[in-house]
A computed fold for a 378-nucleotide RNA from an Acidobacteriota bacterium, annotated as Bacterial RNase P class A.
Its mean pLDDT, the model's own confidence on a scale to 100, is 75.
NCBI's taxonomy places the organism under Bacteria, Pseudomonadati, Acidobacteriota.
The sequence is in RNAcentral, with records from ENA.
Rfam family: Bacterial RNase P class A. Rfam classes the family as a ribozyme.
A source record names the gene rnpB.

RNA sequence: CAAGUAGAGUGGGCGGUCGCCGCCUGCCUUUGGGCAGGGGGAGGAAAGUCCGAACACCGCAGGGCAGCGUGCUUCCUAACGGGAAGGGGGGGUGACCCCACGGAAAGUGCCACAGAAAACAUACCGCCUGGUAAGUCCGGGUAAGGGUGAAAAGGUGGGGUAAGAGCCCACCGCUUCGAUGGUGACAUCGAAGGCAUGGUAAACCCCACGCGGUGCAAGACCAAAUAGACUCCGGCAGAGUUGGCCCGGCUCGUUCAUCCCCGAGAUGGAACCGGAGUGGGUAGGUCGCUCGAGAGCUGAGGUGACCCAGCUCCUAGAUGAAUGAUCGCCUCCCGCCUUGGGUGGGAACAGAAUUCGGCUUAGAGCUUUGCUUGGCAG
Numbered sequence: 001c002a003a004g005u006a007g008a009g010u011g012g013g014c015g016g017u018c019g020c021c022g023c024c025u026g027c028c029u030u031u032g033g034g035c036a037g038g039g040g041g042a043g044g045a046a047a048g049u050c051c052g053a054a055c056a057c058c059g060c061a062g063g064g065c066a067g068c069g070u071g072c073u074u075c076c077u078a079a080c081g082g083g084a085a086g087g088g089g090g091g092g093u094g095a096c097c098c099c100a101c102g103g104a105a106a107g108u109g110c111c112a113c114a115g116a117a118a119a120c121a122u123a124c125c126g127c128c129u130g131g132u133a134a135g136u137c138c139g140g141g142u143a144a145g146g147g148u149g150a151a152a153a154g155g156u157g158g159g160g161u162a163a164g165a166g167c168c169c170a171c172c173g174c175u176u177c178g179a180u181g182g183u184g185a186c187a188u189c190g191a192a193g194g195c196a197u198g199g200u201a202a203a204c205c206c207c208a209c210g211c212g213g214u215g216c217a218a219g220a221c222c223a224a225a226u227a228g229a230c231u232c233c234g235g236c237a238g239a240g241u242u243g244g245c246c247c248g249g250c251u252c253g254u255u256c257a258u259c260c261c262c263g264a265g266a267u268g269g270a271a272c273c274g275g276a277g278u279g280g281g282u283a284g285g286u287c288g289c290u291c292g293a294g295a296g297c298u299g300a301g302g303u304g305a306c307c308c309a310g311c312u313c314c315u316a317g318a319u320g321a322a323u324g325a326u327c328g329c330c331u332c333c334c335g336c337c338u339u340g341g342g343u344g345g346g347a348a349c350a351g352a353a354u355u356c357g358g359c360u361u362a363g364a365g366c367u368u369u370g371c372u373u374g375g376c377a378g
Stems, first nucleotide, its partner, number of pairs: 001374010012330007020041002023038006043349001047360002050358005055215004067211005072086005087101001088099004102206002107204002109200003124146002126142006154172006173195001174193008219287004229278007238252006254270006294313006301306001331347007
C1' cells in the first nucleotide's frame, strides 16, 4: 500500500423569524382563563411486537394428565429462547466464521427415482467351480472388483483361498471397561472384544427442565344531563270490610281513555302528580405516568458477560395524540461551467404512547481500534 476479518463511536453544525405540547414564576381575572418571563420537548433502532420481566386485575388446596416451549458444559442476570467463557463437529491459507449440538443397541413410521438389494437382507455384471468338450444354457460358492443411489452392512495393507470374505494379522475407526487430567462438557492413555449399531427425532415418541390467563384500552378514584330503581314529604290521595299478619279478595272513592250526549251512567285501564334525598352507572375529568433492575465519571474484583464502592446528574409525558415550517452561513455527496472559483440538485433508515432487559430487521456517510494474508521499501 492492497485485500480481508472482528469490533467501538457518531447519526449534520451555528444563527434568525413564525408556530405547537407540557412544567415553573409573576401579574390580571368575569375563576372559564388570559398576558409576560424562564426552562424542557424522539431514536440507535422510538420499528417488528419475537422472547423475558416489573406492575395491575382475574383465577388457583396439593399432586398428576393433556398442551406448549427449551435442549453440549460452566458461569452472568430480577428473568430469558439473551449474553460471556469453554468443549465437540464443520468451513477458511489465515485473522475468523457457522451449528436446536439430549436419545435411533424402548417402540412405531418413513427412506422418492435409480438399483439385485433401503435393513431379522440380497446378487444385475463380474470372479471361482460343477454338469460338459464348447457355448449368449442350468446349478453351486463368493461379496474382493464394476454398476445404482443422498446413503450399500467398518477402512487401508498383508496373509490366506478354487475364488473370496474380520476367515486371520498390523494400523486406523467402533463398542465396552479401567486409569489420569478437568467444577463440567470432554480430552489423553491402557486393556478387552472381530464389529454387534444404515439414515431420519425443526416424524410420532422417550428423557430432563420450564410454563395459570389477560395486558396501562391493565386498573383505581371523582362524577353531569336524560331515563329507570329505592326512601321520605306534600297534594283530601285513600277509606271500609274479610281471612290471625305480610299479602290477597270485595265495596266505595281518585284519575285516564272511549261510548252515550250534559250529568248521571256503561266499558276498559292506571295506581297517580310534584319536590327532596340515596345508590349503581354513562359522557367527562383525575391518577396510574415516568426517579428507574436509571445515566455519567473514577477506583477495586473477574479471562469475560458482569459485579462492588464513592462522587455527580435528572433526561418528553402527549391522548381527535405536540416535538414543525422557513431563511442565511458552514459541512458532506452528485452533475455542469470550468479548475482561484461559480452554479444547480440532494441530506440514510426512520419517528415515542406504562416501563425496563434482550433478540431480529432497516440503515447514506464519517471517525476509530485490534488482528490476518499478500506485495514493496529500509